[in-house]
RNA sequence: GGCCCCAUGGUGCCAUGGUAGCAUAUCUGACUCCAGAUCCGAAGGUUGUGUGUUCAAGUCACACUGGGGUCA
Repeated sequence: GGCCCCAUGGUGCCAUGGUAGCAUAUCUGACUCCAGAUCCGAAGGUUGUGUGUUCAAGUCACACUGGGGUCA
């Protein structure tokens, strides 16, 4: 340098173009003498950046950034 893949709450991951969810972690409450475990609830995402297509984009297109793989 060419080609391919990935980027989504703190972390690990879902999500037919049509309300962004799950697990875990964190916090409140219940239980407990206290804690752990268990249970209820809450907060936490400008979906890597920008532009475009579309009535509508996490999803499609292009460019860029970062990471990984592969071939020189």
Annotation:
RNAcentral holds the sequence, with entries from Rfam. Transfer RNA from Alligator mississippiensis, 72 nucleotides, folded computationally. Rfam family: tRNA. From the family's description: Transfer RNA (tRNA) molecules are approximately 80 nucleotides in length.